[in-house]
Context: one part of a larger RNA
């Protein structure tokens, strides 16, 4: 390469839109590229394969035959893929009526709580620990009252509960905003799926250029611990952690499970819709979207999974190919740097 595979053994891109590409619902019409089918031409000879011959066989040789699975031209077929034309609605969408959310910006406002200042009472202690000590205080600490200041988070509501496409996102208005569900069945009428490149997004650290700083808290100084203690505890504290604009593009970025679309056993429990029935209830019945739990065929190497499949089965993408060397080196491409990306090879077991 093939094949086989990708939840946990290597391997699902960190998530989305989306050019090409590749793939594609149902029904007319016509083309005849793809497809079948006939006939002409070519597919050199030798070899190969059949069948005969000739050397005593054989190997060789010779003679016929097949077959050369392909081009190309030229007639024909039209079911299927295409192309073209006319149509439909079951896929998708748009409109109407109605729901629910921590979905996203921005501006603004609250109340606990620590902290700090200032003042009032009041006196020797306070803090810490396993045990203490460094630390705080007779300059008046801790407590406790009033009062201001400033910064961050928003108890309880809080739920295997909601939203969003991933990161994610939770106190309250308010303005602007994206998207989901649902009804009826109006509209448009295949507008569709998936996407290499490409692009936007993308914890949390870190970077830059100005605020800001309460509380935490890498580094860093101290106290203990200990054989040592560059740790674990403790008394401090700086970047940081906010906020603004701009960079980085990375994570056990996990459901370790791409994404659409169909089809396949039950039972329960929640979350936002719809109908319906009557015994009007804290009700029952069905249905439609999510969201857990248990469980059967199947599947799986077992674990388990199991209509939110890892089950049959289709469509397009990524990926994987023995540890280690190594997600390293050289090399490009990107960053302002950390460093990302992309990515061997010697040699080793």
């Nucleotide at each position: 390469u093939u094949g086989g595979g990708c939840g946990u053994a290597a391997a699902g891109c960190g998530c989305g839109c989306g050019c090409a590409g590749g793939c594609g619902g149902c029904c007319u019409u016509u083309c005849a590229a793809g497809u079948c089918u006939g006939g002409u031409g070519u597919g050199a000879a030798a070899g190969c394969c059949c069948g005969g011959g000739g050397c005593u066989c054989a190997a060789c040789c010779c003679c016929g035959g097949a077959a050369c699975u392909g081009c190309a031209u030229c007639g024909g077929a039209a079911a299927c893929u295409g192309g073209u034309u006319a149509a439909c609605u079951a896929g998708a969408g748009u409109g109407u009526g109605g729901u629910a959310g921590a979905g996203g910006a921005g501006a603004g406002u609250g109340g606990a709580a620590u902290u700090u200042c200032a003042g009032g009472u009041g006196u020797a202690g306070c803090g810490g620990u396993g045990a203490a000590a460094u630390g705080c205080g007779u300059a008046g600490a801790g407590a406790u009252c009033u009062g201001a200041a400033g910064g961050a988070a928003c108890a309880c509501c809080a739920g295997u509960g909601g939203c969003g496409a991933a990161g994610g996102c939770g106190a309250c208005u308010c303005u602007c905003u994206g998207g989901a569900c649902u009804u009826a069945a109006a509209c448009u009428g295949a507008c569709g799926c998936u996407g290499a490149g490409g692009u936007a997004c993308g914890a949390a650290a870190g970077c830059g250029u100005g605020g800001g700083u309460a509380g935490c808290a890498a580094a860093c100084g101290g106290g203990a611990u200990u054989a040592g203690a560059u740790a674990c505890c403790c008394c401090g504290g700086u970047a940081g952690u906010c906020c603004a604009c701009g960079c980085c593009g990375u994570a056990a970025a996990c459901g370790a499970u791409g994404u659409c679309a169909a089809c396949u056993a039950a039972c329960u429990g929640u979350u936002g819709g719809g109908a319906c029935c009557u015994u009007u209830a804290a009700g029952g019945u069905c249905u439609u979207a999510g969201u857990g739990g248990u469980g059967g065929a199947g599947c799986u190497a077992a674990c388990g999974u199991a209509u939110u499949a890892a089950g049959u089965u289709g469509a397009c993408c990524g990926c994987c190919u023995g540890g280690g060397g190594a997600g390293u080196a050289c090399g490009g491409c990107c960053g302002c740097a950390a460093g990302g990306c992309u990515a061997a090879a010697a040699c080793u077991c």